This is a predicted structure of an 89-nucleotide RNA (c-di-GMP-I riboswitch aptamer) from Sporomusa acidovorans.
[in-house]
């Protein structure tokens, strides 16, 4: 290095939810908790989802609600890189 499939060691993260912080919000940080994960370790490059402050349109005039929109955000949606632990051949 490339493939396969099965056991076994140290371990390892941490879903919902619950307290509380950040933020317009999607969401994220602690803390507690385990749904599950062989990368559920990091990277926002491609594609997907999520939210819409800020901006636009257009009605309306107290004001609000409506549509579009990412430079926000998701790595536990996919693909991609890149790193890392065990054991066979």
């Nucleotide at each position: 290095g490339u493939a396969u499939a099965u056991a076994a060691u140290c371990g390892g993260c941490a879903a919902a939810c619950u307290u509380u912080c950040u933020g317009a919000a999607a969401a994220g940080g602690a803390a507690g908790g385990a749904c599950g994960c062989a990368a559920a370790g990091c990277c926002a490059u491609g594609g997907g989802u999520c939210u819409a402050a800020c901006g636009a349109u257009a009605u309306g005039a107290u004001a609000g609600a409506a549509u579009c929109u990412a430079a926000g955000a998701c790595a536990g949606c996919c693909a991609g890189g890149u790193u890392g632990c065990a054991a066979u051949c």

Rfam family: c-di-GMP-I riboswitch aptamer. On this family, see Weinberg et al., Nucleic Acids Res 2007: "Identification of 22 candidate structured RNAs in bacteria using the CMfinder comparative genomics pipeline". Rfam's curators write: GEMM was predicted in a large-scale screen for bacterial structured RNA regulatory elements.